[in-house]
């Protein structure tokens, strides 16, 4: 880098350093000199890998170790579909716009595990 697969509305921040950006991309909307990113230290959350109980599956417990994470649902939307309403075309369809959709699907992205 890429493939497969699982999860993504829960949860959890202080200090130091630094000095203007950050929230993947685009649009929106937010955060930020009452101090952004990055880096360091300590703390925490969760339970994917892990350990234990269990013949095993299911289920449960733990947190020493490997990752991950600690503003806002992956902050919201993006493509399609469904429902409702409006407009246009003109008679039954089509086009288009808006709203809604944890109880629609995909795409993109993130993280774990396994593989190339």
């Nucleotide at each position: 880098u890429u493939c497969u697969u699982a999860u993504c509305a829960a949860g959890a921040g202080a200090g130091g350093u630094g000095g203007a950006g950050g929230g993947a991309c685009u649009g929106g909307c937010c955060c930020u000199u009452c101090g952004a990113a990055g880096c360091c230290u300590c703390a925490g959350c969760a339970a994917c890998c892990g350990u234990c109980u269990g013949u095993a599956a299911a289920a449960g417990a733990c947190a020493a170790g490997g990752u991950g994470c600690u503003a806002a649902u992956u902050c919201c939307a993006g493509c399609a579909u469904a429902u409702u309403g409006g407009u246009c075309u003109a008679u039954u369809u089509g086009a288009u716009c808006a709203a809604u959709a944890c109880u629609u699907g995909a795409g993109a992205g993130a993280u774990g595990a396994g593989g190339a």